[in-house]
Context: one part of a larger RNA
RNA sequence: GGCGGACGGGGGAUCCCUUGGCAGUCGAGGGCGACGAAGGGCGUGGCUAGCUGCGAUAAGCCUCGGGGAGCCGCUGAGCAGGCUGUGAUCCGAGGAUGCCCGAAUGGGGAAACCCGCCGGGCCGUCGAGGCCCGGCAUCCAGCGCCGAAACCCCAAGUAAGCGCUGGAGGCGAACCCCGCGAAGUGAAACAUCUCAGUAGCGGGAGGAAAAGAAAUCAACCGAGAUUCCCCUAGUAGCGGCGAGCGAACGGGGAGGAGCCCAAACCGUGUGGGUGCAAGGCCACAGCCGUUGCCCAUGCGGGGUUGGGGGACGUGACGGAGGCCGCUGUGGAGGCCUCGGGGAGUUACCAAGGCCUUUUCUAGCCGAACAGCCAGCAAAGCCACUGGAAAGGGCGACCGUAGAGGGCGAACGUCCCGUAGGCGAAAGGGAAGGCCCUCCCUGGUCAUCGUCCCGAGUAGCGUCGGACACGUGAAAUCCGGCGCGAAGCUGGGGGGACCACCCUCCAAGGCUAAAUACCUACGACUGACCGAUAGUGCACCAGUACCGCGAGGGAAAGGUGAAAAGAACCCCGGGAGGGGAGUGAAAUAGAACGUGAAACCGUCCGCCUACAGUGCAGUGGGAGCCGGGAACUGCCCCCGCAAGGGGGUGGGGACCGGUGACCGCGUGCCUUUUGCAGUAUGAGCCGGCGAGUUGCGCUCCGUGGCGAGGUUAAGCCCCUCUGGGGUGGAGCCGCAGGGAAACCGAGUCCGAACAGGGCGUCCAGUCACGGGGUGCAGACCCGAAGCCGGGUGAUCUACCCAUGGGCAGGAUGAAGUGCGCCUGACCGCGCACGGAGGUCCGAACCCGUAGGUCGUACAACGCCUUGGGAUGACCUGUGGGUAGGGGUGAAAGGCCAAUCGCACCCGGUGAUAUCUGGCUCUCCCCGAAAUGACUUUAGGGUCAGCCUCACGCCAGAGGCGGCCGGGGGUAGAGUGCUGGCUGGGGAAGGGGGGAAACCUCCAACCUCAAUCAAACUCCGAAUACCGGCACGCCGUUCCGUGGGAGUGAGACGGCGGGGGAUAACCUCCGUCGUCGAGGGCGAAACAACGCAGACCACCAGCUAAGGCCCCCAAAUCCGGGCUCAGUGAGGAAGGCGGUGCGAUCGCUCAAACAGCUGGGAGGUUGGCUUAGAAGCAGCCAUCCUUUAAAGAGUGCGUAAUAGCUCACCAGUCUAGCGACCGCGCGCCGAAGAUGUACCGGGACUAAGCUCGGUGCCGAAGCUGUGGGUGGGGUCCUUCGGGGCCCCGCGGUAGGGGAGCAUUCCGCUCUAGGUCGAAGCCGGGCCGCGAGACCCGGUGGACGAAGCGGAAGAGAGAAUGCCGGCUUGAGUAGCGAGAGAUGGGUGAGAAUCCCAUCCACCGAAUGCCCAAGGUUUCCUGGGGAAGGCUUAUCCACCCAGGGUUAGGCGGGCCUUAGCCGAAGCCGAAAGGCGUAGGUGAUGGACAGCCGGUCAACAUUCCGGCCCCUCCGGAUCCGCGUUACGAGCGAAGGGGGGACGCCGCAGGAGAUCCUCCGCAGGUUCACGGUUACACCUGUCCAAGCGCCAAGCCAGAGGGGGCAGGCAAAUCCACCCCCUCGCAACCGCGCUGCUUCGGCAGCGCGAAGAGGCGAGGCGUGAUGGCAAGCCCCGCAAGGGGCGGAGGGAGGAGGCUUCAGCGGCCGAGAAAAGCCUCUAGCCAGCUGGUCCGGAGUCCGUACCGCAAACCGACACUGGUGGGCGAGGAGAGUAUCCACAGGUGGAC
Repeated sequence: GGCGGACGGGGGAUCCCUUGGCAGUCGAGGGCGACGAAGGGCGUGGCUAGCUGCGAUAAGCCUCGGGGAGCCGCUGAGCAGGCUGUGAUCCGAGGAUGCCCGAAUGGGGAAACCCGCCGGGCCGUCGAGGCCCGGCAUCCAGCGCCGAAACCCCAAGUAAGCGCUGGAGGCGAACCCCGCGAAGUGAAACAUCUCAGUAGCGGGAGGAAAAGAAAUCAACCGAGAUUCCCCUAGUAGCGGCGAGCGAACGGGGAGGAGCCCAAACCGUGUGGGUGCAAGGCCACAGCCGUUGCCCAUGCGGGGUUGGGGGACGUGACGGAGGCCGCUGUGGAGGCCUCGGGGAGUUACCAAGGCCUUUUCUAGCCGAACAGCCAGCAAAGCCACUGGAAAGGGCGACCGUAGAGGGCGAACGUCCCGUAGGCGAAAGGGAAGGCCCUCCCUGGUCAUCGUCCCGAGUAGCGUCGGACACGUGAAAUCCGGCGCGAAGCUGGGGGGACCACCCUCCAAGGCUAAAUACCUACGACUGACCGAUAGUGCACCAGUACCGCGAGGGAAAGGUGAAAAGAACCCCGGGAGGGGAGUGAAAUAGAACGUGAAACCGUCCGCCUACAGUGCAGUGGGAGCCGGGAACUGCCCCCGCAAGGGGGUGGGGACCGGUGACCGCGUGCCUUUUGCAGUAUGAGCCGGCGAGUUGCGCUCCGUGGCGAGGUUAAGCCCCUCUGGGGUGGAGCCGCAGGGAAACCGAGUCCGAACAGGGCGUCCAGUCACGGGGUGCAGACCCGAAGCCGGGUGAUCUACCCAUGGGCAGGAUGAAGUGCGCCUGACCGCGCACGGAGGUCCGAACCCGUAGGUCGUACAACGCCUUGGGAUGACCUGUGGGUAGGGGUGAAAGGCCAAUCGCACCCGGUGAUAUCUGGCUCUCCCCGAAAUGACUUUAGGGUCAGCCUCACGCCAGAGGCGGCCGGGGGUAGAGUGCUGGCUGGGGAAGGGGGGAAACCUCCAACCUCAAUCAAACUCCGAAUACCGGCACGCCGUUCCGUGGGAGUGAGACGGCGGGGGAUAACCUCCGUCGUCGAGGGCGAAACAACGCAGACCACCAGCUAAGGCCCCCAAAUCCGGGCUCAGUGAGGAAGGCGGUGCGAUCGCUCAAACAGCUGGGAGGUUGGCUUAGAAGCAGCCAUCCUUUAAAGAGUGCGUAAUAGCUCACCAGUCUAGCGACCGCGCGCCGAAGAUGUACCGGGACUAAGCUCGGUGCCGAAGCUGUGGGUGGGGUCCUUCGGGGCCCCGCGGUAGGGGAGCAUUCCGCUCUAGGUCGAAGCCGGGCCGCGAGACCCGGUGGACGAAGCGGAAGAGAGAAUGCCGGCUUGAGUAGCGAGAGAUGGGUGAGAAUCCCAUCCACCGAAUGCCCAAGGUUUCCUGGGGAAGGCUUAUCCACCCAGGGUUAGGCGGGCCUUAGCCGAAGCCGAAAGGCGUAGGUGAUGGACAGCCGGUCAACAUUCCGGCCCCUCCGGAUCCGCGUUACGAGCGAAGGGGGGACGCCGCAGGAGAUCCUCCGCAGGUUCACGGUUACACCUGUCCAAGCGCCAAGCCAGAGGGGGCAGGCAAAUCCACCCCCUCGCAACCGCGCUGCUUCGGCAGCGCGAAGAGGCGAGGCGUGAUGGCAAGCCCCGCAAGGGGCGGAGGGAGGAGGCUUCAGCGGCCGAGAAAAGCCUCUAGCCAGCUGGUCCGGAGUCCGUACCGCAAACCGACACUGGUGGGCGAGGAGAGUAUCCACAGGUGGAC
């Protein structure tokens, strides 16, 4: 280390549970709000963090009810205190209070804050100031008051203004109406169309809304408002006639309700016109005198319809009484009362009261064991089991109550309840009655005539929209624009239009119910969930957390019956643990029910460290270990014995653990022709995770009824999650044919009584279940995207406003001065001068190059280097521009780490011919990768092939045999067509030639040879078709219907095309196999050879292939071959390797080879050559001698020489040689990790070949047993069983049968505390999914069976959530210096102290602003956070800490924003005057020192100052205007402004020197002084001084400008002064009494501004240092000198000057002027008082801000000593800070 077992840890699955959800039913209700809502902020408790309640009357106050004993809410207890029978707490009703924000409403505003005005009250002095109460927004309407201008007049009591009264505003889940109105998508593209008038935005209303009382339908019959439901009907239609959209009439139901105006006419009010005999009801008489008429307008009456209605007139009919008019009489008329009639609080038509009943908002009563399971006895104790009884046993009782919940387990009778009853002071709802109120009192009929009956309307044109209807033949309705009627003898409609006919009256209005919805409330229900489920949330959740924001958005339940929550002891600093104790149980101990798995351990058994290791298993298996039956020795007990039992040994069947060793053996899924594949996916485990539901269609199954079947909505009943009835509208079927009219068992075509087509022979329908399909998201997950509405300019781009920044050095433009020069310019020189998108270079900004980093320090950094650095520069604060939009010195850059169109939410479950994933078992069958078409090629539709059901059973079908056919392939051929070669012959032609002729090419013909997919005089084998009385198989054929999948194929053989007669290439045909096929062989190896696996067997026979070993079987037999390890890769080519065969030669007349000898002469042949002699080369190559010998085969020489060969002889001896064919071999033969081209070892047979005999060898075949499908047959108790036959590989896929899970019914079942579910282990049954049993754990539930319903089965989706591994004790520990000693402590590298050292020092120091928001200080702590540690901390707990008239805000205005009025816009809204708001700017009164642990310009000390109020006092002026004073929200001045350069003064600060004071004392030599340290102090006020700078100032007069006025300002004139006046004081004179003039003095500095200096402030304070306490940190005390000179001075300040062009805020404070107010008032001095509110801690270049972090980044302003230096560069260093956490 492996396997197994036991026991733990870890983790939180499973089971059980439920306070929470989900879906509904019924009821009630359907709003709240200026009487201040919804929603919040902040408070509120004696101690109080959160929740809840409440509001300064603050977990509450009052009243009335209920209730009746305890109470002071919850987490969550405690301490300290209270209340309550005088009725508390609690519940209900009604009141009171109700801070601040919010419509928010006095004004403002960054919501919960700031600032006011008016009236009143209180404190204060009747004050400043503060506190309290009430009021003060806007818009609209009404009323009232006041009250313009201007259009000829009227148009007016109008507009504006003011006041009063009333209303509105905002919020809320869905439903409703209206305005605006998408896109993804579908159409397999897309534009009309669709999605869809949907989503969304906006306006508005109500409990409902909307619609609604026919200018409607219909069809010649009729109906009679609207709305909703069921049908009609997926019909008629519409429609790129595509996708798709889709009525109505009519029928059945729910409900039911009808009315009012306008007009005609009458009367009357008002206004206007006209206007004096008209008129006043009539008649007569009298009388009156504008009352008349007309127009306009208001009011009252009248009137409301389509068989037209109404008005007026006429006629007819019709209660009583009273009154009235100018009078009388009469008539006619009007009004009132009674009477009569009718209606009613939702419309028509309008207010109330009382009573009764009922109901809601609190409650109350409410039966039954006080039974037994010992006895005693009391309601107690005990108990049958148990911790506990409700369980078990026995026996009772109630029941109008056996719903439900609780109580220690399972209770009708224990508790709360339940059935049934009862109940309200107060408030609300409903119904009824009465009172009451209202209406009518005239109307009806007839009649003719006149009048009236809704106008920029109907209609028409055009353009749109809505109607199911897309412009269509397009009616109907609505709108924009333009035209524009009639008026009852009229008008609209009836789907263009016209006629006839029918029907209805538009252009005004109101109207319940039936219908829709459910936020909140009450009751109830569930074949809904049960903590990864159910809401996002069972829990303090819209929380934590993320984001600038809109917005996004979690996790997290369980001790126990009861805390009885572990006293006490021990170890430990603690955490934690061990005992003890509690409890039924403590592996129920708070990290708490059960407690699975991954993962991590401890112990035990076996194995394992030289082994050929190895998809990790499987089969066998020695050994070791454990258990152990039979049988049995001995002992004991019982028994008379037989025998039985026990103990201890033996024994070892059998079982289990491990396991050396051996055989075989390349995971799973997906996707593929094909995967172990090095192709995809998965770290592991657990949980979750995918064909569902509705409606329609279709087929099958089952059931009901059947020429019929069936109801829908609705209604009724009951024992009410349900059941029954009713309802016949409607649907399907029963008849078809035809385009239709139409006809009909027929009909259509047709002339047809031809012919043919389609029909007629009949079965359906409803329900349930299942297969499939259409519409819906439709199996699940997944886009990039499109559209809508919002949120963002804290990043960044540009712009606006207002502020700030830029060390130092250099260059030297214009201009000017001077000189020279010139007639004059020009020009030149020298100076002055100081320009510049000038130069060098810090800060600052940028980011060139290289490096580094690159799971970083950092989601863009660091180092070095570099660019700009007075400019088109950089930067702070505030603001503007917003998504097809902005901004852009332009890169498609930037717009919050996102940009070729941001982000968030929504449409949305967009769509996805694409990828992935898709979960239990068994049985039967079983494909395809082809054709046609396809914007089609990786997708589809049809066909083909599969499956299931039904029908057909016949010489159907298949194979074989036989017979008969057609063919034009293979082959062959060359007659045809065409190609092609040679010969002959030859027309013709070319070249040469004078010609003859030569030569070359050559058609046609001929001979010979030959080629062809598109040649055929020929022509198979097969295949194909047909036939048969033949053999085998036996429905396999065919048809109809349901369901598919497939339409990527691959290799091999054969036949071909393409290619190169290449490819594991490609395309066809045909067969096979793989695909979807395992087994054996081929070493291994889908496709090749053999062979088709139902299961089992330690049985047999074979196939391919094998038989020496690995490795089963022959070291088998016989013959031959090979020597190459050929075998066991390979070509051309080569080989005297070897075997066999054949042919031709030589050979005893002696071959071949060897050996011995010869190998000669002419001659050194000739030529050539220096030479060439056989042998450089050229030519020739003869002759002779001979047995034979070349004018020479090779070596060799300078050339010769020399050695050889050919050839000859001898010797030797019997075979020798050439060539051809065949078998086996050899060479040819070089690669990369290692032999490595037999599987290996090895092999000379174990190679090759021929023959032979055996054997081995598979899942083939056989045998035996078993399972199962189909068929047959027999038996049967009808459940089934026996026998026989044939089958049973299988992917996509079809069909069949089952298992398990959750819930429901039987069922509060059986069972269960004597132990359910779950979990762990074992046994056993089933082919299997799985079932059952036993033991342990567990501690409360819960089967089986038969049915039913599904959130119904997990290993994969880079799935989701959680847990746990591995990587790994690995990377890393984030710029940088620490060391030593001491202290504290349980513990110290890290905390504290000390010493030394080191670092920064234009910062790493100090101070502000922003931002943060307690981090500040003190004490304590030591879990977590801190990259280590920790006694420490910016961590945790507790307590404490921020003090202002003068600092900042508060006052003023900029950009901008808001915005009365007003303008514009579908709505929302946009703009905008007055006005308001808004700092980054303007204005404005405090300094020094001290002090706390923590604050100070705030407290304290000292010395000052500002505003306001009151008082005292002094001077002065004034009192009705000739005027003292105050004095604008108005006028004027002022405030008030650029950049660059230059020079000067002064100061802060610093340096140097002198003086003085205090302190220190020398490393190796010297140095006690000449070295080191320190040497100050504010504002205001007063007095004095002052560098300097500024050219206008004053008076008088005029005046038409400054929106009115002005004495002010402006303008004009005059005078004076500027060497001076103005001013003050004094005197004099004059005066319209305001002043004016003169003189003198202040004072000789005009006047103004002005930093600063001196004195004072200050006998104060500070101060080097010294002393004391303390271990230290720290604390306390004392306290010297405190003079002068010089210099630098970039910083500050003063007021300037010069130059330049880009020409450089506003308002207030302040001064002044009037308007105006007004009788007392200003000013000086002194005294007294008032001065509210907010910020103030701490960090602040950083560990506290922005960057997820204690992050090398980023972050605006001020100070910034010294030496060297031009310098803020750089180096060193003061003060001060730090050593950065391994």